[in-house]
Context: one part of a larger RNA
RNA sequence: UUGGGCGUAAAGCGUCUGUAGGUAGCUUUUUUAGUCCGCCGUCAAAUCCCAAGGCUCAACCCUGGACAGGCGGUGGAAACUACCAAGCUUGAGUACGGUAGGGGCAGAGGGAAUUUCCGGUGGAGCGGUGAAAUGCGUAGAGAUCAGAAAGAAUACCAACGGCGAUAGGAUUCUGCUGGGCCGACACUGACACUGAGAGAUGAAAGCUAGGGGAGCCGAAUGGGAUUAGAUACCCCAGUAGUCCUAGCAGAAAACGAUGGAUACUAGGCGAAAAGCGUGACGACCUGUGCAGUGCUGUAGCUAACGCGUUAAGUAUCCCGCCUGGGAGUACGUUCGCAAGAAUGAAACUC
Numbered sequence: 001u002u003g004g005g006c007g008u009a010a011a012g013c014g015u016c017u018g019u020a021g022g023u024a025g026c027u028u029u030u031u032u033a034g035u036c037c038g039c040c041g042u043c044a045a046a047u048c049c050c051a052a053g054g055c056u057c058a059a060c061c062c063u064g065g066a067c068a069g070g071c072g073g074u075g076g077a078a079a080c081u082a083c084c085a086a087g088c089u090u091g092a093g094u095a096c097g098g099u100a101g102g103g104g105c106a107g108a109g110g111g112a113a114u115u116u117c118c119g120g121u122g123g124a125g126c127g128g129u130g131a132a133a134u135g136c137g138u139a140g141a142g143a144u145c146a147g148a149a150a151g152a153a154u155a156c157c158a159a160c161g162g163c164g165a166u167a168g169g170a171u172u173c174u175g176c177u178g179g180g181c182c183g184a185c186a187c188u189g190a191c192a193c194u195g196a197g198a199g200a201u202g203a204a205a206g207c208u209a210g211g212g213g214a215g216c217c218g219a220a221u222g223g224g225a226u227u228a229g230a231u232a233c234c235c236c237a238g239u240a241g242u243c244c245u246a247g248c249a250g251a252a253a254a255c256g257a258u259g260g261a262u263a264c265u266a267g268g269c270g271a272a273a274a275g276c277g278u279g280a281c282g283a284c285c286u287g288u289g290c291a292g293u294g295c296u297g298u299a300g301c302u303a304a305c306g307c308g309u310u311a312a313g314u315a316u317c318c319c320g321c322c323u324g325g326g327a328g329u330a331c332g333u334u335c336g337c338a339a340g341a342a343u344g345a346a347a348c349u350c
Stems, first nucleotide, its partner, number of pairs: 004322003007305002012319001014201004021194003025088004031082001033081002035077009049065003053061002091191001092188003096183004103177007110154001114150004119145003125136002163168001206248006215242001217241001221237004259318006267296004275288003300307002324349002332343004
């Protein structure tokens, strides 16, 4: 290894595109490489196995025979894989007609709230907490009214809902643009699936340069409390940051802790978009098909929990990964401005 696994025990790359490779629809033909059958040669002896014999038996010794196979040659078979040639339309794709959407990029506009500033009214507290204090306030705070400015986020609608490969994405309008789904069946004719390397993208925090800086936002830091102490939880402040532009970085409980593709295998109940039919138009209602999205549940699976047509069921193909700790450590290498990232052991121990 034959013959194990990966939701939660160790184990699915964060996600996608795609090279090599692996695998792969239907029909007919060619070849015979794989495959199958027959024959020949060879694979020393000893050993192992079987049968008979010799030591009184046995171990031991001796004689004969293989089984199961390997390699080479030769003659056949043509179902399957492969090859050659020709075709087909179901897989896949293109064109046509529709359709829903916070999908992406750029630009423009809006309202509520907050803070600050200026002015009016007014005159003693405000704020905060379990209770307080620090803090703000007679140099007029808080409250209230009018005006101005700034930055950030877009209440309600809002959903167990829609979109996107993931990360993610929500005020309104405009421009450009990607993908999905449905219907008719026009075209191409296997063009497909997966995918080592590779490339692209990738929340928050972080780094570089330049802007910006409203916040009952806020690491660090200062102060007030609490406490035996309190380098914390609570409170008052508050820098970096949070925002924008151009780059870098590439690590998340990047989770459905569940890789992708295809086929098959009971039902029931939702919500959303939308096709067809019924409905005299339209709206509502109702029936039904496809594609997604939820709940429950049969068979089956599972150590159990649970999963259950969106599988963790039944099968096939391809990739990744796992095997106690040490350790995602050491060393080396590559990448990075750095922080670090990627690759990744052993001794020892059990």

Predicted 3D model of a 350-nucleotide part of an RNA (small-subunit ribosomal RNA, central domain) from Brassica rapa.
RNAcentral holds the full RNA, with entries from SILVA.
Model confidence (mean pLDDT): 84 of 100.